The part of an RNA shown here (large-subunit ribosomal RNA, domain IV) has 329 nucleotides and comes from a metagenome. The prediction has a mean pLDDT of 87. RNAcentral holds the full RNA, with entries from SILVA.
[in-house]
Context: one part of a larger RNA
RNA sequence: CCCUGGUUAAGGAACUCGGCAAAUUGGCCCCGUAACUUCGGGAGAAGGGGUGCCUGGAUUUAUCCAGGCCGCAGUGAAAUGGCCCAACCGACUGUUUAGCAAAAACACAGCAUUCUGCCAAGCCGCAAGGCCAAGUAUAGGAUGUGACACGUGACCAAUGCGGAAAGAUUAAGGUAAGAUGUUAGCCGCAAGGCGAAGCUUUGAGCCCAAGUCCCCGUGAAUGUCGGCCGUAACAAUAACGGUCCUAAGGUAGCGAAAUUCCUUGUCGGGUAAGUUCCGACCUGCACGAAUCGUGAAACGAGUUGGGCGCUGUCUCAACCAGGUGCUCA
Repeated sequence: CCCUGGUUAAGGAACUCGGCAAAUUGGCCCCGUAACUUCGGGAGAAGGGGUGCCUGGAUUUAUCCAGGCCGCAGUGAAAUGGCCCAACCGACUGUUUAGCAAAAACACAGCAUUCUGCCAAGCCGCAAGGCCAAGUAUAGGAUGUGACACGUGACCAAUGCGGAAAGAUUAAGGUAAGAUGUUAGCCGCAAGGCGAAGCUUUGAGCCCAAGUCCCCGUGAAUGUCGGCCGUAACAAUAACGGUCCUAAGGUAGCGAAAUUCCUUGUCGGGUAAGUUCCGACCUGCACGAAUCGUGAAACGAGUUGGGCGCUGUCUCAACCAGGUGCUCA
């Protein structure tokens, strides 16, 4: 030097990605306590005051009142909340990457869709058998969303699912006209030709399922939700008009956002100074309604910005104690 503790003038976050770490606060009693709110909370909000001992009195104890005493200091050591303002995400308690991630991820109550009538559906198993369930649609399975409040728009063209059965197409199979090969026989002097039955190799047509095509429905199913041009008595803008395409052209709400490239957009706030933050605007590269939209009290070892207090984080370092180390024995 390093490690673990302790103290520190003046300043007090100037440190730093960031108050990381440390410090502040702390128990009990009394007073007092805002916005907001789902009226439960928020709340130990915040912010103040007190705290030991002795004597006397009151009192059933607890405790209170009066007088007095000591110290720098009375929860005299130890244990023992720092607080506030705003935004984002997730409602909450909970769960998770045993060994780099505890979270905004998972779960959740609630909501919705769908399947299942019981020898249920679904699942495991080749099967027997079993789970579901010694349950029975207020039950069980699957999927999505995720308390609560207000809502949840358009499109069924594609894909999926459901339905209907008229038509088209369609396998094996069945039936089967016909055909091939062979040859008893017949004809022929011969070469050869014809050729029944049977067997064999085939076989048109006809009959015939689901499926597919076709038709209808279905979005809290997978999904999708336009372009160009012109127009108002300054200019700008376009309520309005025209046109092309589409299954339909994004509704409410929100919006430079955990989403915005250009971008440190522009304006306002906060600062002496603010790529972050908050409030707006809307030109949404590329938000948007249960892969939910917008809000929202409470909650969070979550993320972000600001403030008060406090401090060796720093200006800028110093000293003390212990330890490791080193030297000697």